[in-house]
RNA sequence: CACGUGCUCCGGGAUCGGUGGAAGUCCGAACCGGCGGUCACAGCCCGCGACCCGCGGUCGUCCCCGACGUCCACGGUUGAACCGGUGGAAUUCCGGUGCCGACAGUCACAGUCUGGAGGGGAGAAGCACGCU
Repeated sequence: CACGUGCUCCGGGAUCGGUGGAAGUCCGAACCGGCGGUCACAGCCCGCGACCCGCGGUCGUCCCCGACGUCCACGGUUGAACCGGUGGAAUUCCGGUGCCGACAGUCACAGUCUGGAGGGGAGAAGCACGCU
């Protein structure tokens, strides 16, 4: 160095105006972009996480063989980019023109407000011990 075990810490963002009885949701112009990988740097290439659905199990409560909630595992679904240039190499850089964004709530329809979330998490950094 590598490997193993445990611990600590970190771990997403975003406006102004107009209309109107009412909109941070409509209209106009803006603004924002988790994690790992990719011979060169990615919201839109590949994969992961979260949300959602299904199934199995654990625990708790109750009006008890069912319902609700919590946790774990597995499976499924899950949005969007092209052209040109440079170059050994780029859908990642440069130029141009586009596109996408869960669920619930809200006196008018939400990527930007409120909420689950002071949650979870891909993963990042470091420490200790063992081993070598």